[in-house]
């Protein structure tokens, strides 16, 4: 300094041509149990990296930026 390729829930990650943001674990109630773990039920939790743009409508598409990981030089 170019390429390429990642950022979404506390951690892992999904989100198939734009059309209500989701699972798994965690964490918090509650059921089982003498009691503890496991197991079963409910619930909580996100300004999708920032910032502009197109569109009725953008995690998805175009621009700039960050940050990370690879690779050339």
């Nucleotide at each position: 300094g170019c390429c390429a390729g990642a950022g979404u829930a506390g951690c892992u990650c999904a989100g198939u041509u734009g059309g209500u943001a989701g699972a798994g674990u965690a964490c918090u109630c509650g059921a089982u149990u003498u009691g503890u773990a496991a197991u079963c039920g409910a619930g909580u939790g996100g300004u999708c990296g920032a910032g502009g743009g197109u569109u009725c409508a953008a995690g998805c598409c175009c621009c700039u930026c960050c940050u990370c990981u690879g690779g050339c030089u």

About this RNA
This is a predicted structure of a 73-nucleotide RNA (transfer RNA) from a Candidatus Liptonbacteria bacterium. The prediction has a mean pLDDT of 81. The sequence is in RNAcentral, with records from ENA. Lineage of the source: Bacteria > Bacteria candidate phyla > Candidatus Liptoniibacteriota.